[in-house]
Context: one part of a larger RNA
Molecule: large-subunit ribosomal RNA, domain VI
Organism: Patescibacteria group bacterium
C1' cells in the first nucleotide's frame, strides 16, 4: 500500500515438521526337524537415539547475597570497618539461565499402490493373475498427528459497532460536538538488538520504596562472665541479605493527538 470503515473470533488453499531402532519375556522349547536346533502370527516390558516443554527433585553457574581468611593502605589508636590484590583467595548459595535433571512424544486410523500372491477368464475348446472384470499386498506415497498460514490479488467467513447537529455549490462535501477505539508519551517485563509483543497508567498494585514472608548464610556488633592469654560461653536459630511470594498509593505512571 492492497483486501474501499473499525475491532474481535475463526476457516484452511498451501507449506513445514515428524512418522527411528534394539534387546528381553510370554505365546513356546510349541509348529517344523532323525537330531542339533528352532520359528511365523499375536501380546508385554525395558532401553538407545532424536525432539519438545519445564526447573519439583539432582547438579552447574549465580562479578551489588552471607560467612571465613592472607598481605597492605586508610578511617588518630584498641575494637570495628572500608579500598586494592583474578570476584584477592576459600566455603556455601535465592531468583533466573542451564543439563548431567524431570516430564512427554516418535501412537493409531483410512485410502491408492510397488515388488509380489491370487479369483474368474478368453484370444488359443487346453493352459494362463489380464486382454474385459474382481480381490490382496510395504518402514515407502496420500491421510491421520503438531505447527505456520487470507498478498490464498480467486485478497475468504462469522459477530459487534459504524452517532448527532449546522451549512453549502445537495448521487456529495465542509465544519463542530460526543461516544468508542487507537496512537504518541510514561511505569515495566512472562517480551526483547531496534521495532514488535505483553502487563499497566490514579475508577491504579505497573515498577521502586516500605512491611511481612519463603529462601540463603550460619550465630552479628556491643556488653557481661570464664581464662595469664589465644580463645570460649551467654545475650542469640543471632545479625545481614539480589532477583521469589503477598500486602501497602509513600514515590513515579504528567500530559496530549488522531479517526
Nucleotide at each position: 500500500u492492497g483486501c474501499a470503515g473499525a475491532a474481535u473470533u475463526c476457516u484452511g488453499a498451501g507449506g513445514a515438521g515428524g512418522c527411528u531402532c534394539a534387546u528381553u519375556c510370554c505365546u513356546a522349547g510349541u509348529a517344523c526337524g532323525a537330531g542339533a536346533g528352532g520359528a511365523c502370527c499375536g501380546g508385554a516390558a525395558u532401553g538407545a537415539c532424536c525432539a519438545a516443554a519445564u526447573c519439583u527433585c539432582u547438579a552447574g553457574u549465580g562479578u551489588a547475597c552471607c560467612a571465613g581468611u592472607u598481605g597492605u593502605u586508610c578511617u588518630a589508636c584498641c575494637a570495628a570497618g572500608a579500598g586494592c590484590a583474578u570476584c584477592g583467595c576459600u566455603g556455601g548459595g535465592u531468583a533466573g539461565c542451564u543439563a548431567c535433571a524431570u516430564u512427554u512424544g516418535g501412537a493409531u486410523u483410512u485410502g491408492a499402490u510397488a515388488a509380489g500372491c491370487g479369483c474368474u477368464g478368453a484370444a488359443a475348446g487346453c493352459a494362463u493373475a489380464u486382454a474385459a472384470g474382481c480381490a490382496c499386498g510395504a518402514a515407502g506415497c496420500a491421510u491421520a498427528c503438531u505447527c505456520c498460514a487470507a498478498a490464498a490479488c480467486u485478497a475468504g467467513a462469522a459477530u459487534u459497532c459504524a452517532u448527532c447537529a449546522u451549512c453549502u455549490u445537495u448521487u456529495a462535501g465542509a465544519u463542530g460536538a460526543g461516544a468508542c477505539a487507537a496512537c504518541u508519551c510514561c511505569u515495566a517485563g512472562g517480551a526483547g538488538a531496534c521495532u514488535a509483543c505483553u502487563a499497566g497508567g490514579u475508577u491504579g498494585a505497573u515498577a521502586g520504596g516500605c512491611u511481612g514472608u519463603a529462601g540463603g548464610u550460619g550465630c552479628a556488633a556491643g556488653u557481661a562472665c570464664a581464662g595469664u592469654a589465644a580463645u570460649g560461653u551467654a545475650u542469640u536459630a543471632a545479625g545481614c541479605c539480589g532477583a521469589g511470594c503477598a500486602g501497602u498509593a509513600c514515590u513515579a505512571a504528567u500530559a496530549g493527538u488522531u479517526g